The prediction has a mean pLDDT of 77. The RNA shown here (Bacterial RNase P class A) has 354 nucleotides and comes from a marine eukaryotic metagenome. It matches the Rfam family "Bacterial RNase P class A". About the family: Ribonuclease P (RNase P) is a ubiquitous endoribonuclease, found in archaea, bacteria and eukarya as well as chloroplasts and mitochondria. By type it is a ribozyme.
[in-house]
């Protein structure tokens, strides 16, 4: 933990001689975290805008969602008949050609960038018989080296003084159009040497969404030698104040009425975007229809206890088998257990965790 018996607890219905009795219901897949969304309630609030916050590929589902379904694209991994196909995992997966900012260290240069080394070239001058060599200074060059997470698309060829999309082929990119798809996007054709790199969980831009507080919301009833307001009364009585006495006046005690409201009680409270079965529609999430069911509702807070048997787990005398002699496997008298995670509190849909 399961089943049974007995004894309880709590809610509902019925009966009652008011003591009680009978029958029925009584935790979860997460009741948890309280992360997201709604219903409901109260408060605030013209509309609208700004600010702030959230979401961010597409279409769909839904009461709604940051959830779900189906799909697209990128990255990674596996497999295959391999410029492709297929399966899986994963992605805050809108926009850096609106503007602004940022990039440690290294590096010559970090952005309409850069000449450190190297390469090519001009070359004062020097050396040498000569060929030629060295070479201040200047120019060209982003192909090679070096720095970096990142350095102006890649491979090959031509070309050049050396180089460079400078030119060419293929791949990639960008622009335009056609076709297919609701769409994200895919594919084909044509054009263009390709000029503007990264970063938006940086400010920001764009699109869409968002009032606040949560059932301890909130509604109703309402005890008292509690407290408040008003009225009344025998011009009375008791006490106290107005310095004392009388008069007067005020307060209080008394009676009545009223509203607020504490304790407490009732409702909200569990019948609902509910559950089960079937049919139909849809790839699916899901939807529609039909039939059936009623399934916790406590408020210091019920849902438990004891016994028996069984199951599971742990320990285990001892025995058997194997052995590389370290040990491993199997059976097992008997004993033990605190029996996974946990546990309703307004309800529901998700997510996450156990």
């Nucleotide at each position: 933990g399961g089943u049974g018996a007995c004894c309880g607890c709590u809610c509902c219905u019925c009966c009652u001689u008011c003591g009680g009795g009978a029958g029925g219901g009584g935790a979860g897949g997460a009741a948890a975290g309280u992360c997201c969304g709604g219903a409901c309630a109260c408060c605030c609030g013209c509309a609208g805008g700004c600010a702030c916050c959230g979401u961010g590929c597409u279409u769909c589902c839904u009461a709604a969602c940051g959830g779900g379904a189906a799909g697209g694209c990128g990255u990674c991994c596996g497999c295959c008949g391999a410029u492709g196909g297929u399966g899986g995992a994963u992605g805050a997966c809108a926009g850096c050609c609106a503007g602004u900012g940022c990039a440690a260290c290294a590096g010559a240069a970090a952005g309409g960038a850069u000449a450190c080394c190297g390469c090519c070239u001009u070359g004062a001058g020097g050396c040498g018989c000569a060929a030629g060599c060295c070479g201040a200074a200047g120019g060209g060059u982003a192909a090679g080296g070096g720095u970096g997470a990142a350095a102006u698309g890649g491979u090959g060829g031509g070309g050049u003084a050396a180089g460079a999309g400078c030119c060419c082929a293929c791949c990639g990119g960008c622009c335009g159009g056609g076709u297919g798809g609701c769409g994200a996007c895919a594919u084909c054709c044509g054009g263009u040497g390709c000029g503007a790199g990264g970063u938006a969980a940086a400010c920001c831009u764009c699109a869409c969404g968002g009032g606040g507080u949560g059932c301890a919301a909130g509604a109703c009833c309402a005890a008292g030698u509690a407290g408040g307001a008003c009225c009344g009364u025998a011009u009375g009585c008791g006490u106290c104040g107005c310095c004392u006495g009388u008069c007067g006046u005020g307060a209080u005690g008394c009676g009545g009425u009223c509203g607020g409201g504490u304790a407490g009680g009732u409702c909200g409270c569990u019948a609902g975007a509910u559950c089960c079965u079937g049919a139909c529609g849809g790839u699916g999430a899901c939807g529609u229809c039909a039939g059936g069911a009623c399934c916790a509702g406590a408020u210091c807070a019920a849902u438990g206890g004891u016994c028996a048997c069984c199951a599971u787990c742990c320990c285990g005398a001892g025995g058997c088998c194997g052995u590389u002699c370290g040990c491993g496997g199997c059976c097992g008298a008997g004993g033990g257990a605190a029996u996974a995670c946990a546990g309703a509190a307004u309800c529901c849909g998700g997510c996450u965790u156990a």